[in-house]
Context: one part of a larger RNA
Molecule: small-subunit ribosomal RNA, 3' major domain
Organism: Actinomycetota bacterium
RNA sequence: UGACGGGGGCCCGCACAAGCAGCGGAGCAUGUGGCUUAAUUCGACGCAACGCGAAGAACCUUACCAGGUCUUGACAUGCAGGGAAAAGCGGCGGAAACGUCGUGUCCGAGAGGGCUCUGCACAGGUGGUGCAUGGCUGUCGUCAGCUCGUGUCGUGAGAUGUUGGGUUAAGUCCCGCAACGAGCGCAACCCCUGUCGCAUGUUGCCAGCAUUUAGUUGGGGACUCAUGCGAGACUGCCGGCGUCAAGCCGGAGGAAGGUGGGGAUGACGUCAAGUCAUCAUGCCCCUUAUGACCUGGGCUGCACACGUGCUACAAUGGUCGGUACAACGGGCUGCGAAGGCGUGAGCCGGAGCGAAUCCCUUAAAACCGGCCCCAGUUCGGAUCGGAGGCUGCAACUCGCCUCCGUGAAGUCGGAGUUGCUAGUAAUCGUGGAUCAGCAUGCCGCGGUGAAUACGUUCCCGGGCCUUGUACA
Repeated sequence: UGACGGGGGCCCGCACAAGCAGCGGAGCAUGUGGCUUAAUUCGACGCAACGCGAAGAACCUUACCAGGUCUUGACAUGCAGGGAAAAGCGGCGGAAACGUCGUGUCCGAGAGGGCUCUGCACAGGUGGUGCAUGGCUGUCGUCAGCUCGUGUCGUGAGAUGUUGGGUUAAGUCCCGCAACGAGCGCAACCCCUGUCGCAUGUUGCCAGCAUUUAGUUGGGGACUCAUGCGAGACUGCCGGCGUCAAGCCGGAGGAAGGUGGGGAUGACGUCAAGUCAUCAUGCCCCUUAUGACCUGGGCUGCACACGUGCUACAAUGGUCGGUACAACGGGCUGCGAAGGCGUGAGCCGGAGCGAAUCCCUUAAAACCGGCCCCAGUUCGGAUCGGAGGCUGCAACUCGCCUCCGUGAAGUCGGAGUUGCUAGUAAUCGUGGAUCAGCAUGCCGCGGUGAAUACGUUCCCGGGCCUUGUACA
């Protein structure tokens, strides 16, 4: 000087408390351990691994296994020599890769190019090492800290500044002070959202005037909305408190008030944290194989254990009928309307639309009525049987969906444990990426919309000062 203390002081954070909803029990989905296996490819392991890499494992993917094959190679560049071919098409063998036979014959005047064979350099490796590395990332932590120059003090390590008194979300600002300044962080500058103004009105809008089944048409720019450009919030104003300060409390005005709400943004560093399987890369290793191709299988196995979720156990509910109101997005090998068929998944059909125009696109919960009457039930839907639909070369291993039948566990969950402070939790539907198909996951969007916070003693994490130390 740091680190640590079941030392002290001050102060924060959904850290506790106060509340609401869960998890831990059930069934299923998914990840992991374990076991099994020819293989169940690999990585990730307290927080910070476990719906994680995987934003799509039937083939492919695929890195694993078995079998069948290739050896200048599936891919790149170069050299030497040779060749008429190669691709395509057809026959035969084969699971295919491929082999074989036939057909077929390139551009250029030429050199040569393209193709192919032989040979040589070389290719190739998701083989090892993340404890050799770059890059990228997680975490402490959006925490308020981490440092430097000069000066001063100390023999020196170093200190001072950065400590102190206030204050703040903040090393934020004020005051003081052997310090005076400065840098990286904080804040602001950026984006979205909340109010208003101006400009512009098509594909958007419709108050008034006509018109219509319908903003449909004429028309209109008022309104909504869209797209730009501006205004607006700064403790600016008033009162009180405060050291005359920084600031704090209350008030006015205002759409918004003290950082308005949300996002992007992550200092010096820590964990030899993670990744050699995104990529790059040193070294080591393989070279008729640790490279390459193909078919099939596996990654989906199942006495069990854990994590994360979904659906429930019902009456604030279930079911049937009727009837409203969104937002974000996506669309040409695409989205696919009207109409028709089917109980339905879906099919026929093809209008329109490269889209404020057309389509996906009926939002659902809610609301109005009917039934159920507390029961393992008109709750719950697992499991299994049957029949179908869709995608795709192909759904046996191993996809999704529909209909009929079947109806399991489950009556609110031990110890323990998680999230959340407001348009939040809870709940309801909806869009997208990936994608032929496949979503309870992920990333967004809107609808309905709470309860509680006395307080900081305690648990966890953190910041500053101080104290002890046999630790570095």